[in-house]
RNA sequence: UCUUUAUCAAGAGUGGUGGAGGGAAAGGCCCUUUGAAACCACAGCAACCGGUCUCGAGUUCGGGAUGACAGGUGCUAAUUCCUGCCCGUGUUUUUUUGUAUAUAAUUAGAUCAAUACGGGGUAGAUGAGGA
Numbered sequence: 001u002c003u004u005u006a007u008c009a010a011g012a013g014u015g016g017u018g019g020a021g022g023g024a025a026a027g028g029c030c031c032u033u034u035g036a037a038a039c040c041a042c043a044g045c046a047a048c049c050g051g052u053c054u055c056g057a058g059u060u061c062g063g064g065a066u067g068a069c070a071g072g073u074g075c076u077a078a079u080u081c082c083u084g085c086c087c088g089u090g091u092u093u094u095u096u097u098g099u100a101u102a103u104a105a106u107u108a109g110a111u112c113a114a115u116a117c118g119g120g121g122u123a124g125a126u127g128a129g130g131a
Base pairs, nucleotide, nucleotide: 001131002130003129004128005127006126007125008124013042014041015040016039017038021031022030023029026083027082028081043076044075045074048072049071051069052068053067080123085120086119087118088117089116090115091114092113101108102107
């Protein structure tokens, strides 16, 4: 760097150094000199991975499941901060327009567009595995 797979609505910050950016990118919207990024220390969250211990239904004797502990990572503003592409459902005051279509006619009137919600997708992040 590419790729497979799982998860992404919950949770958890103080201090020191530093000195202007940061939230991946674009648009938006935010954070920030009441101190950004980055680094360090300590603390915390979580439970992906493997380990140790423990509990225990059942049995095909392989293993699976609960809890605890420490470890390898990760994370500690805002839903991955929101949106984009596709599908579905609901709604659309006022003004203008009145097409497709339906109807003998009067007349009705989509689609489209906007917006809200839901589902999927893209992209991204993290873990574990592979090249």